RNA sequence: CGCGGAGUAGAGCAGUUGGCAGCUCGUCGGGCUCAUAACCCGGAGGUCGUAGGUUCGAAUCCUAUCUCCGCAA
Numbered sequence: 001c002g003c004g005g006a007g008u009a010g011a012g013c014a015g016u017u018g019g020c021a022g023c024u025c026g027u028c029g030g031g032c033u034c035a036u037a038a039c040c041c042g043g044a045g046g047u048c049g050u051a052g053g054u055u056c057g058a059a060u061c062c063u064a065u066c067u068c069c070g071c072a073a
Stems, first nucleotide, its partner, number of pairs: 002071006010025004019056001027043005049065005
């Protein structure tokens, strides 16, 4: 250099024919308890790797680029 895959909340991951950005754990507050855990209720937390393009509308389609993993050489 060539080919393929991955990048989405603190962690692990969903999100298909483009139309409100979600789940589990964690975290914060409250309830329950003598107390802790478990359990129950509620909240916060996201420039969807980056920059452009197409579109009324992009996590999703197109182009370039960065990082990681694999294959081939």
Molecule: transfer RNA
Organism: Oscillospiraceae bacterium